Small-subunit ribosomal RNA, 3' major domain from an uncultured bacterium, 492 nucleotides, folded computationally.
Its mean pLDDT, the model's own confidence on a scale to 100, is 81.

Context: one part of a larger RNA
């Protein structure tokens, strides 16, 4: 100088209190450990690994096993013979699980371009090139090894207020000061004071979105007032509204009154859609964890090179006494079933989305209008909500797990190993021990909708959209991390 203190002062944060809901009790779902295997491919392992890479494991992916090919290779440049009718395209036949390999036959096509040379001026001959086979060489290939040789890129302290510099002053020096007091901020934010005075990297602001309003716009959207009308903004029309999208205005403590030190500021009020950072998002200092990643990717060094490379069938990743972790769906009456009935928003769509009808108890299938979308579809887009009736405290008209049959759709193919209907079945479960986790507001709770990835689907994950919407914060002693100052030390 740091660190560290069951040392002190000041400060903050769902850190605790105060609330509300959960997790640990079941069954399921995914993911880890362990085990187990021929293989369950590999990473990730405290907060900061375990719905994590993986926005999709039946082939494929696929890295992993078993077996069966193959060696200039699946894939790039080059270099040397080799051919100029071959490659390329279809077909059948024989072997084979296929990869592949052998034969046979067909059409298309006999190329493309550059230079010379002859001429019949669009041909032929010569020689390169380009392309192809084969064969031999250089070399390819490696998701093999080291994240403790790297880059690149990301977590985390933490959106936490620090972290340094230039010149000056102090110290023998290390280094100190400035960055400290004193007031105030979310913030080393500002303002006073100060041997300091200045400046950078962070904060703040410039961006994005979201709330308000004005202008300009007027289809494919809107629809006050007119008219038609099949009663649907369907049509004429309209340009207000709405809603869309480009510009703009709007908040700055600007105004007032108190309070402070005439200061920064901080209480309270007006105005106003919005008030002291309105709410969100993107942004993450100088370092910390030789944190993670050689399996996105690039890369040094090693290592394989008839293999640790490649190709293919088939298993596997999916296994199952157990352990952890994340959810989802329950335990029921503030609910479950049955009938009417009303409100959304964000999104996708041409290899697509796929109406309307029609078949089917349902998945679904037929059918094909219409969209390359403000037009048509998905999707009359919603659910919870509302209205009426049943159910009356039960393992139930609760809860749906497992299990049977029969069927549906993807797809060469669902046997190991998809989803989905349907009709039987109806297990555990009566609210969860010690712990423990989120959230301070359009926030937790609670409904359901859409999208990536994708033939399909293990999504209940993950991102995202609206709807219905709380309760509590007295206060910082106490638990956990952080910031400043000072203080002790047997650490460095």
């Nucleotide at each position: 100088u740091g660190g560290c203190g069951g040392g002190g002062g000041c400060c903050c944060g769902c850190a605790c209190a105060a609330g509300c809901g959960g997790u640990g009790g079941a069954g399921c779902a995914u993911g880890u450990g362990g085990u187990u295997u021929a293989a369950u491919u590999c990473g990730a392992u405290g907060c900061a690994a375990a719905g994590c890479g993986a926005a999709g494991a039946a082939c494929c992916u696929u890295a992993c096993c078993a077996g069966g090919g193959u060696u200039u290779g699946a894939c790039a440049u080059g270099u040397u013979a080799c051919u100029u009718a071959a490659a390329u395209c279809c077909u059948a036949u024989g072997u084979g699980a296929a990869a592949a390999u052998a034969u046979a036959g067909g059409g298309a096509a006999u190329g493309u371009u550059u230079u010379a040379a002859g001429c019949u001026u669009g041909c032929u001959u010569a020689a390169g090139a380009u392309a192809g086979u084969u064969a031999a060489c250089a070399c390819a290939g490696g998701u093999g090894c080291u994240g403790c040789a790297u880059g690149g890129c990301u977590g985390u302290c933490g959106u936490c207020a620090g972290c340094u510099c230039g010149u000056g002053c102090c110290g023998u020096g290390a280094g100190g000061u400035g960055u400290c007091c004193g007031g105030u901020u979310a913030a080393g934010u500002c303002c006073g004071g100060u041997a300091a005075c200045g400046a950078g990297c962070g904060c703040a602001a410039c961006c994005c979105u979201u709330a308000u309003c004005u202008u300009u716009a007027g289809u494919u959207g809107c629809c006050a007032g007119c008219g038609c009308u099949u009663a649907g903004g369907g049509c004429g029309g309209g340009a207000a509204c709405u809603c869309u999208a480009a510009a703009g205005a709007g908040a700055c403590u600007g105004c007032c009154g108190g309070c402070g030190a005439c200061a920064a500021g901080c209480c309270g009020g007006a105005g106003g859609a919005a008030g002291g950072u309105g709410g969100g998002g993107a942004c993450g200092a100088c370092g910390u964890c030789a944190a993670g990643u050689c399996a996105u990717c690039a890369u040094g060094g090693c290592c394989c090179u008839u293999a640790u490379g490649u190709c293919c069938u088939g298993g596997g990743c999916u296994a199952c006494a157990c352990a952890c972790a994340u959810g989802c769906u329950a335990c029921a009456a503030u609910g479950g079933c049955u009938a009417g009935u009303a409100c959304a928003a964000u999104g996708g769509g041409u290899u697509g989305c796929g109406a309307a009808u029609u078949c089917g108890u349902a998945a679904g299938a037929a059918g094909a209008a219409g969209c390359c979308a403000a037009u048509c579809c998905c999707a009359u887009c919603a659910a919870a909500g509302c209205u009426a009736g049943c159910c009356u405290a039960a393992g139930u008209u609760c809860g749906g797990a497992u299990u049977g049959u029969a069927g549906g759709c993807u797809g060469c193919a669902a046997c190991u190993c998809g989803c989905c209907u349907a009709c039987a079945u109806g297990a555990a479960g009566u609210u969860g021990g010690a712990a423990u986790c989120g959230c301070u507001a359009g926030u937790a709770a609670u409904c359901g909708c859409g999208g990536a990835u994708c033939a399909g689907c293990a999504a209940c994950g993950c991102c995202g959209c609206g709807g219905u919407g709380a309760a509590u914060a007295c206060g910082u002693u106490c638990c956990c991390g952080g910031g400043c100052c000072u203080u002790g030390c047997a650490c460095a």
The full RNA is in RNAcentral, with records from Greengenes.